This is a predicted structure of an 85-nucleotide RNA (c-di-GMP-I riboswitch aptamer) from Ferroacidibacillus organovorans. Its Rfam family is "c-di-GMP-I riboswitch aptamer". Rfam describes the family as follows. GEMM was predicted in a large-scale screen for bacterial structured RNA regulatory elements. Model confidence (mean pLDDT): 82 of 100. Lineage of the source: Bacteria > Bacillati > Caryophanales > Alicyclobacillaceae > Ferroacidibacillus.
């Protein structure tokens, strides 16, 4: 030091709602709350999903589209606590 694992222990995270800011909006920050997380730490790289301001097109409010979002949709990368064998 890697691997692989059981039951516990300290400790962590924080959805919905509430408010404030921030945004065009999807969302995010913070703060209170806790539904749930063993990576529910970080990273939009693949796919999927949300939004559609700018831009295009149609023409009078609709389509299309991410260079803007989800890491608490899956995958992939990547670091990492506590503890018994």
């Nucleotide at each position: 030091a890697u691997a692989u694992u059981a039951a516990u222990u300290a400790g962590g995270c924080a959805a919905a709602c509430u408010u404030a800011c921030u945004g065009a909006a999807a969302a995010g920050u913070a703060a209170g709350g806790g539904c749930g997380c063993a990576a529910a730490g970080c990273c939009a790289c693949g796919g999927a999903c949300c939004u559609a301001a700018a831009g295009c097109g149609a023409g009078a409010u609709c389509g299309c589209c991410a260079a803007g979002g989800u890491a608490g949709c899956c995958g992939g990368g990547u670091u990492g606590c506590c503890g018994g064998a």